This is a predicted structure of a 349-nucleotide part of an RNA (small-subunit ribosomal RNA, central domain) from an uncultured prokaryote.
The full RNA is in RNAcentral, with records from ENA.
Its mean pLDDT, the model's own confidence on a scale to 100, is 90.
Context: one part of a larger RNA
RNA sequence: CUGGGCGUAAAGCGCGCGUAGGCGGCCUGAUAAGUUGGAUGUGAAAGCCCUGGGCUCAACCUAGGAACUGCAUUCAAAACUGAUAAACUAGAGUUCGGAAGAGGUAAGUGGAAUUCCCAGUGUAGCGGUGAAAUGCGUAGAGAUUGGAAGGAACAUCAGUGGCGAAGGCGGCUACCUGGACAAAGACUGACACUGAGGCACGAAAGCGUGGGGAGCAAACAGGAUUAGAUACCCUGGUAGUCCACGCCGUAAACGAUGUCAACUAGCCGUCUGUGGCCUUGAUCCGUGGGUGGCGUAGCUAACGCGCUAAGUUGACCGCCUGGGGAGUACGGCCGCAAGGUUAAAACUC
Repeated sequence: CUGGGCGUAAAGCGCGCGUAGGCGGCCUGAUAAGUUGGAUGUGAAAGCCCUGGGCUCAACCUAGGAACUGCAUUCAAAACUGAUAAACUAGAGUUCGGAAGAGGUAAGUGGAAUUCCCAGUGUAGCGGUGAAAUGCGUAGAGAUUGGAAGGAACAUCAGUGGCGAAGGCGGCUACCUGGACAAAGACUGACACUGAGGCACGAAAGCGUGGGGAGCAAACAGGAUUAGAUACCCUGGUAGUCCACGCCGUAAACGAUGUCAACUAGCCGUCUGUGGCCUUGAUCCGUGGGUGGCGUAGCUAACGCGCUAAGUUGACCGCCUGGGGAGUACGGCCGCAAGGUUAAAACUC
């Protein structure tokens, strides 16, 4: 070097865009770098290997041959790869009209509910629990009616429903805007795939500055429980949760399953296009794109997966190599910090 793996045993980067690199459809010509064959030169000797010879044999010594799988030059071949010229349309992309969607940004707006405040009615309790107590209430609470304020979240619809690369996205309205999809043409003509570095995005918590603050609620205080109770339960309650701008860059960031492409039985549901049968109405028959349930072959240690593969293959990247020490120390880089990222060893079983 070759050889093994990554759903759950160690192992898929959280996710995308993309540089270098790797890899790449079909046809024709010319080329000859890779590739293949021949020739020449070289590839020291010794050693190894083969055939002889010499020490009585052997080890050892010795002669010849082979080998030295390499390099250079030269001649030739042209299938494949490369580079080159011309062409193609099946990959990829563009365009016309169409339809679905909580996709995104930012503005406006609506109702229910909680809380606080004001006013009316009204009187002794309310609240809370397993039971209580702390707490609130005769300075009039709770209940109920009317009004007003403010913040946050959007019941029903709602669905193994939809959209998004992932994180994620849910009242309504209009503006701006991204992507995917189907049908039928037209156009470009391999423009493709992957992607070390790099760049962008990235829940919650946390951080900085300034706002906001209804409810909830780390910390904290009190009441209970208990042997104790720095908890679970209760009454309060501050950061925070919300907004703007800037950081952080991590999660069981999960399908614990990288991306792309091709091929390989069926059946049932659902979302969204489109074509057809007499539009006869729910239907029915096809054909795309998603999303689920079962299941054949096959795969798997088993569980299970099974056209949305964990099946059969190809391209490229990432990662794994006994447990602990340890995702730690040191160093580097990043960060305001918290910390993140890269990442050992001694020792031990």